[in-house]
RNA sequence: CUCUUAUCCAGAGAGGCGGAGGGACUGGCCCGACGAUGCCCAGCAACCAUCAAAGUUAUUUUACUAACUUGAAAAGGUGCUAAUUCCUGUAGGAAGCUAUUUCCUAGCAGAUAAGAG
Numbered sequence: 001c002u003c004u005u006a007u008c009c010a011g012a013g014a015g016g017c018g019g020a021g022g023g024a025c026u027g028g029c030c031c032g033a034c035g036a037u038g039c040c041c042a043g044c045a046a047c048c049a050u051c052a053a054a055g056u057u058a059u060u061u062u063a064c065u066a067a068c069u070u071g072a073a074a075a076g077g078u079g080c081u082a083a084u085u086c087c088u089g090u091a092g093g094a095a096g097c098u099a100u101u102u103c104c105u106a107g108c109a110g111a112u113a114a115g116a117g
Base pairs, nucleotide, nucleotide: 001117002116003115004114005113006112007111008110013041015040016039017038021031022030023029025089027087028086042081043080044079047077048076050072051071053070054069055068056067057066058065085109090106091105092104093103094102095101
């Protein structure tokens, strides 16, 4: 970098450093010298890993084992801590009724985790 699977309307500081842009991209709309973004600490969550029990399925005489579901904990690997992924972009539909607005579904793009190349 590419592919696969899952998730993305919940949650998280009145701390320290630092000093200018930042929110991926488009168009908006916002955040920011009352100090943002970032880094550290702190915190949140529970994807992987860990533990426990029960159920289902596969194999099996059973057990063992594997997968899935549920639960616990937070010392390990990550992640996250403005705004729903801030909204939006493409397609379809509903309401509204001619001016554009609101809503729903799917998709694209993106983010994160786990696995594969």
SAM riboswitch aptamer (S box leader) from Aquibacillus rhizosphaerae, 117 nucleotides, folded computationally. It was read from a public genome assembly, where an Rfam model found it. Lineage of the source: Bacteria > Bacilli > Caryophanales > Bacillaceae > Aquibacillus. The prediction has a mean pLDDT of 80. Rfam family: SAM riboswitch aptamer (S box leader). Rfam's curators write: The SAM riboswitch is found upstream of a number of genes which code for proteins involved in methionine or cysteine biosynthesis in Gram-positive bacteria.